[in-house]
RNA sequence: GGACAUUGCUUCUAGGGUUCCGGUCCCCCUUUGCAGGUUCUGCCUUCAAAGCAAGGGAUGUCUGGUCCGAGAGAAGCACAUUCACCGUUCAGGACCCCAUGUCCCCAGAACAGUGAAUGGCACGGAGGGACAAAAGCCCGGGAGAC
Numbered sequence: 001g002g003a004c005a006u007u008g009c010u011u012c013u014a015g016g017g018u019u020c021c022g023g024u025c026c027c028c029c030u031u032u033g034c035a036g037g038u039u040c041u042g043c044c045u046u047c048a049a050a051g052c053a054a055g056g057g058a059u060g061u062c063u064g065g066u067c068c069g070a071g072a073g074a075a076g077c078a079c080a081u082u083c084a085c086c087g088u089u090c091a092g093g094a095c096c097c098c099a100u101g102u103c104c105c106c107a108g109a110a111c112a113g114u115g116a117a118u119g120g121c122a123c124g125g126a127g128g129g130a131c132a133a134a135a136g137c138c139c140g141g142g143a144g145a146c
Stems, first nucleotide, its partner, number of pairs: 007078006015068002020065002022062001023059005029051005035045004079119007087111004092104004121141001123144001127139003
């Protein structure tokens, strides 16, 4: 100076916002009270208090449910590699009456099954993208740094 690899899926979590649900506040609305007006068994208006089913609006600087969600977070499953055990087949060796036979302590190969282990390391923008929106999501184990 240069190259390759660093597995996949699912369920969660850190984190994230605000479509929907819920929370909070306001309006509308109801009741009561003070005051005023009036066409006076009543009605109207200002203000205040309490309530508030439905409807409308604001709020994520509302713990939440729904939702999004990690390469550098977790678990599980799959997968890969290695080891052990077991089985089958083959190879090899021994015997033999030479048969498609019998046996095999150790050591070999392939395949199937079971179990275990390993799957390391990993600093990181700006900017852009999607959904309602945002993000440790995606671009991206990218640029860059070491």
About this RNA:
Guanidine-I riboswitch aptamer from Cyanobium sp. N5-Cardenillas, 146 nucleotides, folded computationally. Of the family's consensus pairs, 100% are formed in the model. Its Rfam family is "Guanidine-I riboswitch aptamer". Rfam links the family to the GO term regulation of gene expression. NCBI's taxonomy places the organism under Bacteria, Cyanobacteriota, Cyanophyceae, Prochlorococcaceae, Cyanobium.